[in-house]
This record gives sequence, C1' cells and structure tokens, in this order.
RNA sequence: ACCUUAUCAAGAGUCGGGGUAGGAAUCUGGUCCAAUGAUCCCGCGGCAACCAUUUAUUGCAAGACAAUAAAAAGGUGCCCAUUCCAGCAGGCUAACUAGUCUGAAAGAUAAGGA
Repeated sequence: ACCUUAUCAAGAGUCGGGGUAGGAAUCUGGUCCAAUGAUCCCGCGGCAACCAUUUAUUGCAAGACAAUAAAAAGGUGCCCAUUCCAGCAGGCUAACUAGUCUGAAAGAUAAGGA
C1' cells in the first nucleotide's frame, strides 16, 4: 500500500518551550486560522469506552460462548469550525440565485484479514 466490518452533528488547551510561513488530507470553489507567530515538534494538561480487562444480569447449542448494563485509561486514538461546507447520484421545495433531505465516493479512527 490492499480487503472486510463499525463509527464519524457529542467531548477535550486563552498552558510552557522550540520553530517558520503558510495552514485547514488531496484538486476546484467557498469559508476560516495565521508575524498578537498559526500548521508542526517536545513537555505538561485533558477528552473518549473501538479492542483487551473486571463485575452483574439474561439466553442455550453449555464454552476460552453470545447479548445487554456498569466499572475501569492496559492497547490504540483524539483535543477550532459536522470529516469546516460543497463537488457525484437521486428525492422534495423554489424557479433570480438557490435551499433542504437521502445515498455514494474520498478521508479519519478502531477491530479483524490477506
């Protein structure tokens, strides 16, 4: 790098140090952040139950099982804006521009696979 499944409208920094010019994945358009120093790196702080763990209840095919609930940061992950919004397909409203809903694609994260 590839495949499968699940989730993506919630949540969490006006911190300290380093560092420089663009950054918000990619292309286009919009919008936003940025020399009052962003993005990024380090530290500290914080959020979160996907996996693993523990406990309880229920089920029966009785096990190293499954489901549900609770606890809990061990393994990951995350900490401006819905994954910032749109782009592709379809529905509805409108008929100047557009608005809105659903799905797809792409992406992110987790678990598994090859």